[in-house]
RNA sequence: CGGGCUGUAGCGCAGUUUGGUAGCGCACUUGCUUUGGGAGCAAGGGGUCCUCGGUUCAAAUCCGAGCAGCCCGACCA
Numbered sequence: 001c002g003g004g005c006u007g008u009a010g011c012g013c014a015g016u017u018u019g020g021u022a023g024c025g026c027a028c029u030u031g032c033u034u035u036g037g038g039a040g041c042a043a044g045g046g047g048u049c050c051u052c053g054g055u056u057c058a059a060a061u062c063c064g065a066g067c068a069g070c071c072c073g074a075c076c077a
Stems, first nucleotide, its partner, number of pairs: 001073007010026004020057001028044006050066005
């Protein structure tokens, strides 16, 4: 320098194909059971969907540019 993949809750991920209320598990908070811990049950909180711009009535999803990480190749040594 070129190509590809990934970026969504504290962590791990789904959802994108075919635009239409942002989800799952773990974790966290509260209550109950328990002497307590652990565990179980019930309820609840938490989001700039990497950034900017565009298209659209409507964008995590489509388009353009950029950023970060990983992989492959080229180049230099």